[in-house]
This is a predicted structure of a 178-nucleotide RNA (FMN riboswitch aptamer (RFN element)) from Micromonospora pisi. The coordinates come from a structure-prediction model, not an experiment, and the mean pLDDT is 78. The RNAcentral record of the sequence draws on Rfam.

RNA sequence: ACGCGCUGGCGGGACUCGGUGAAAUUCCGAACCGGCGGUGAUCCGCGGCCUCGGCCACGGUAAGCCCGCGACCCGGACGACCCUGUGUCGGACGGUGGACCUGGUGAGAACCCAGGGCCGACGGUUGAGCGCGGGCUUCCCGCCCGCACUCAGACAGUCCGGAUGGGAGACAGCGCGC
Numbered sequence: 001a002c003g004c005g006c007u008g009g010c011g012g013g014a015c016u017c018g019g020u021g022a023a024a025u026u027c028c029g030a031a032c033c034g035g036c037g038g039u040g041a042u043c044c045g046c047g048g049c050c051u052c053g054g055c056c057a058c059g060g061u062a063a064g065c066c067c068g069c070g071a072c073c074c075g076g077a078c079g080a081c082c083c084u085g086u087g088u089c090g091g092a093c094g095g096u097g098g099a100c101c102u103g104g105u106g107a108g109a110a111c112c113c114a115g116g117g118c119c120g121a122c123g124g125u126u127g128a129g130c131g132c133g134g135g136c137u138u139c140c141c142g143c144c145c146g147c148a149c150u151c152a153g154a155c156a157g158u159c160c161g162g163a164u165g166g167g168a169g170a171c172a173g174c175g176c177g178c
Base pairs, nucleotide, nucleotide: 002177003176004175005174006173007172008171010169016030017029018028019027032157033120034119035069036068037067038066043060044059045058047056048055049054064118065117073095074094075093078090079089080088081087082085100116101115102114103113104112122161123160124159126152127151128150129149131147132146133145134144135143136142
């Protein structure tokens, strides 16, 4: 150095201005954000060879939309728990799963340069009316909260929530092997 195992912490960014409106960080105009591994014609560092033109090796480094992975969602063998249920929690594995063109340079561009585009899980979110229930109040009125129905409405990459979670993975330590 490499392989295997264990442990540890780490491991996602972003709404500003204006407009409409009763209401929008959700719509409209402009603006803003980009997880992990790989690839690699950029760039940086160091070294070697050399016919001094270059060539090669090593380390670092450049992709949201090229390949793959994770997150979210769906299914789920099986396992754990006790309140034994249409229960709760976990879960190998499987499925689903977004987006790029044009021009330039060049031997070659899916990555470079320029320009113009595009994409981004699930749940939540507003007002009025009527009814029911609850709270404050001795009671009424009134106010507040919740639920159902009706009418209208406003649609989240960025807000709130699951999530002090999970996680691709990078790193460090220890053990064993070689």